[in-house]
RNA sequence: GCGGAGGGCCGGACGGCCGCUGCGGUGCAAGCCGCGGAGGAAAGUCCGGACUCACCGAAGUACCGGUGCCGGGUAACGCCCGGGCAGGGCAACCUGACGGAGAGCGCCACAGAAAACAGACUGCCUCCGGCCUGGCCGGGGGUGAGGGUGAAACGGUGGAGUAAGAGCCCACCGGGGCCCUGGCAACAGGGUCCGCAUGGCAAGCCCCACCGGGAGCAAUGCCGAAUAGGGGUCUCGCGCGCCGCAAGGCGCAGGGCAGCUUCGGCCCGAGAGAUCCGGGUUGGCAGCAGGAGCCGGCGGGCAACCGUCGGCCUCAGAUGAAUGGUCGUCGCCCCGCAAGGGGUACAGAAUCCGGCUUACAGGCCCUCCGCGCAU
Numbered sequence: 001g002c003g004g005a006g007g008g009c010c011g012g013a014c015g016g017c018c019g020c021u022g023c024g025g026u027g028c029a030a031g032c033c034g035c036g037g038a039g040g041a042a043a044g045u046c047c048g049g050a051c052u053c054a055c056c057g058a059a060g061u062a063c064c065g066g067u068g069c070c071g072g073g074u075a076a077c078g079c080c081c082g083g084g085c086a087g088g089g090c091a092a093c094c095u096g097a098c099g100g101a102g103a104g105c106g107c108c109a110c111a112g113a114a115a116a117c118a119g120a121c122u123g124c125c126u127c128c129g130g131c132c133u134g135g136c137c138g139g140g141g142g143u144g145a146g147g148g149u150g151a152a153a154c155g156g157u158g159g160a161g162u163a164a165g166a167g168c169c170c171a172c173c174g175g176g177g178c179c180c181u182g183g184c185a186a187c188a189g190g191g192u193c194c195g196c197a198u199g200g201c202a203a204g205c206c207c208c209a210c211c212g213g214g215a216g217c218a219a220u221g222c223c224g225a226a227u228a229g230g231g232g233u234c235u236c237g238c239g240c241g242c243c244g245c246a247a248g249g250c251g252c253a254g255g256g257c258a259g260c261u262u263c264g265g266c267c268c269g270a271g272a273g274a275u276c277c278g279g280g281u282u283g284g285c286a287g288c289a290g291g292a293g294c295c296g297g298c299g300g301g302c303a304a305c306c307g308u309c310g311g312c313c314u315c316a317g318a319u320g321a322a323u324g325g326u327c328g329u330c331g332c333c334c335c336g337c338a339a340g341g342g343g344u345a346c347a348g349a350a351u352c353c354g355g356c357u358u359a360c361a362g363g364c365c366c367u368c369c370g371c372g373c374a375u
Stems, first nucleotide, its partner, number of pairs: 001371010012330007020037007039346001043357002046355005051216003056264006064212005069083005084098001085096004099207002104205002106201003121147002123143009155173005174196001175194008220286004230277007239252005254268004293312008331344005
């Protein structure tokens, strides 16, 4: 200098004029003043939660769903960190739907002789017969090394052996059993024994391990107002004791609480539930932003992260939905000798956090790998 890889940050600033809005102050009010006012993804709604619900809490279990190597982190996760193995890459690095194929079922098209426990298309050897006799044809036997088909053909290379071949035998590789060493482990290395026939797919069903109630802020709660305290059908139940003149109160049986069972809790105890038709309200307040929060120091840890100390908090809170428009000066990028001209991405909160994924003009910083050159 060129190319590549990993990580972090910014992605707008200032001023004038006009216009919105939350909070606070002031004012009888109109208004005025002050402090604030979209994101790194606010997006997708893919995960995990906090929170809410008399649709109650816990435990177990069934169905259903999710995750899937090991060890950590976290409130939790399918996320993050570290490691192992496998694959890609010269490498830095990247990717992994990474438990089980001997529990069972199922699939492997076409091609090929044959695709799960087989099989002989071409070929090789040998015996017999025939013929146009260094050969060809037919039949029997042996064979699976060479070739072909295929994604995959029932271990590979070399040697020895054989009529020709074959783990038939040997060496090495591969595979399996046992043992040792290192490591928490996944795994890695080593030794020894055994010729050792034996596919793939589980992102096919399934088995195993672990995890998971249901809905969701239009959750939910309060106030106000209005209507028709409306009508029909069905299921279960409407019982007992005590006090009381009665109303009513207490208790029991019984019924119910979003799969089922148990324990607890709650409601009803004369009502509970289901369904159909019809009517009213489309109001206001809360939820609503103080958090698994942010910033800094120190300590622990390879790291993710954790602990501790100190500081900050008026950090958007709307509700047909504000955060804007315009002018100027900058910043950055491109063209141009210059003057000057052009461009400035993806994109808008709606309960809130932790992640993942996707989109993004342009710019900055750090680390690493490869190639080339110079000193």
The prediction has a mean pLDDT of 76. A computed fold for a 375-nucleotide RNA from Allosediminivita pacifica, annotated as Bacterial RNase P class A. It matches the Rfam family "Bacterial RNase P class A". Rfam classes the family as a ribozyme. Rfam links the family to the GO terms tRNA processing, ribonuclease P activity and dimeric ribonuclease P complex.